[in-house]
This is a predicted structure of a 473-nucleotide part of an RNA (small-subunit ribosomal RNA, 5' domain) from an uncultured prokaryote. The full RNA is in RNAcentral, with records from ENA. The prediction has a mean pLDDT of 87.

Context: one part of a larger RNA
């Protein structure tokens, strides 16, 4: 002396930008945070006289793996940087070839059941861009090179959106390696799918990834292994620099989703707001048996010094579905608390000694408060009243918001505290106490004259802030 996601303490006028559970990855009432397509399908309801027009539960598609949110756990190929092959890619851009004939089902829906509900059984009827065969294959795929597999979906407003093949491409990922990447040797020996081959399995793909045969390998003082500790990085802070410390917020990458485990579907999950299973814990029950997961966004209990609204609005921007109209979006972009920061601005200007009164000191003369005050003569930023009123938005649409600003209008009017004065360190005296009360960062003050304790005045020091703690260089 800088900084801080701070906390306390006294104060507290406004604005702009920013930031706000570091603690219990402790539980968790209520809401909303993922739907959308009728231009895939059959059907229902409503409305009409139809003709059609709206809705709406299935069945289908796509989508739900992004978006958000934490950091619990990883000391690792996670991160970081460079490299490198044996793959993957829906939608998305390009190309190349095609979209033929047929078949059984099924849910909704009817009709009879079981259940307290969650839910569910049996029969029976039906659709499709659901499901299955089938035809044709330049290319493709596997081949012992003889052969051998393999496709497709229609729809509508008639121009358009879709389906199938195939080669590239973009993106996005998935594998290996080299380098770096904490502390403890009061942890020194670790390892048996353990290190290699061989085959064969598995995967998108390499490969002890698995498996069975064979070998005895492999690692380690250049620090294995074993414990604690930690998500990592652009970056932050601090320092002349090197280092040191640190990973809030924003960005990128990993990891997790009430604990553990599994795997389904899918282009792509071993899936926050899906399935199953097991435990814990709350809840419903008619006791037979079900239901739930805020570490989304708000909110609550609790923990804690300590961290905010159960807001608006999809205008924008971007993301899902739709040809679109347009729905959905607690992503987003906005308002609401909080001086939590950092910046800007205000709390008036000029004048004005009879150097007024009060205070305070006094040697009793005066001195200092002090041009400070009154008085006078001005201004009107902020605020406050009334008018006006955007950009943000390519033609329509503005949550924000009657906000920003822009005019005028009254009146100095509503707006200053905080610390500290022995030395270090900028700033002096009275009074009061009496080793008492107290003070303190270090030195150290107080036991009757105390600039050091407590009070006035007076005086330094920053200022909507000032000090204290805390941590960091």
């Nucleotide at each position: 002396g800088a900084a801080c996601g701070a906390a306390c303490g006294c104060u507290g006028g406004c604005g702009g930008c920013a930031g706000g559970c570091u603690u219990a990855a402790c539980a968790c009432a209520u809401g909303c945070a993922a739907g959308u397509c009728g231009a895939a399908c059959g059907g229902u309801g409503u409305a009409g006289c139809a003709a059609u027009a709206c809705a709406c539960a299935g069945u289908g598609g796509c989508g739900c793996a992004c978006g958000g949110g934490u950091g619990a756990g990883u000391a690792a190929c996670g991160c970081g940087u460079g490299g490198g092959a044996a793959c993957c890619u829906g939608c998305c851009c390009u190309u190349c070839a095609g979209u033929u004939c047929g078949g059984a089902a099924u849910a909704a829906c009817c009709a009879c059941g079981g259940g307290a509900a969650a839910c569910u059984g049996u029969g029976g009827c039906u659709a499709a861009u659901a499901c299955c065969g089938u035809a044709u294959a330049c290319g493709c795929c596997c081949u012992c090179c003889g052969g051998g597999g393999g496709g497709a979906a229609g729809a509508u407003u008639u121009a358009u959106c879709g389906c199938c093949u195939u080669g590239g491409g973009a993106u996005g990922g998935u594998c290996c390696c080299g380098c770096g990447u904490c502390g403890g040797a009061u942890u020194a020996g670790c390892u048996u799918g353990u290190u290699g081959g061989u085959a064969g399995g598995g995967u998108a793909a390499c490969g002890g990834c698995c498996u069975a045969c064979c070998a005895a390998g492999g690692c380690g003082a250049c620090g294995a292994u074993c414990c604690g500790u930690a998500g990592c990085u652009g970056g932050u802070c601090u320092g002349a620099g090197a280092g040191g410390a640190u990973g809030a917020u924003c960005a990128g990458c990993c990891a997790c989703a009430c604990u553990g485990g599994a795997a389904c579907u899918g282009a792509g999950a071993c899936a926050c707001g899906g399935u199953c299973c097991a435990g814990a814990c709350u809840c419903c029950u008619a006791c037979g048996g079900g239901a739930g997961g805020c570490a989304g966004c708000a909110g609550u209990g609790g923990g804690g010094a300590a961290u905010a609204u159960u807001g608006g609005a999809c205008a924008a921007u971007g993301g899902g579905g739709g040809c679109a109209a347009c729905c959905c979006u607690g992503a987003u972009c906005c308002a609401g608390c909080c001086a939590u920061g950092c910046c800007g601005c205000g709390u008036g200007a000029g004048u004005g000694a009879a150097g007024a009164a009060g205070g305070c000191c006094u040697u009793a003369g005066g001195g200092u408060u002090g041009u400070a005050a009154a008085g006078c003569u001005c201004u009107u930023u902020c605020g406050g009243c009334g008018g006006g009123g955007a950009a943000g938005a390519u033609g329509a649409u503005g949550a924000c918001g009657g906000u920003a600003c822009c005019c005028g209008c009254a009146g100095a009017a509503g707006a200053a505290g905080c610390c500290c004065c022995g030395g270090c360190u900028a700033a002096c005296u009275c009074c009061g106490u009496g080793c008492c009360a107290g003070c303190a960062g270090c030195c150290g003050c107080g036991g009757u004259a105390a600039u050091a304790c407590g009070g006035a005045g007076g005086g330094g020091g920053c200022u909507a802030g000032c000090g204290u703690u805390g941590u960091u260089c």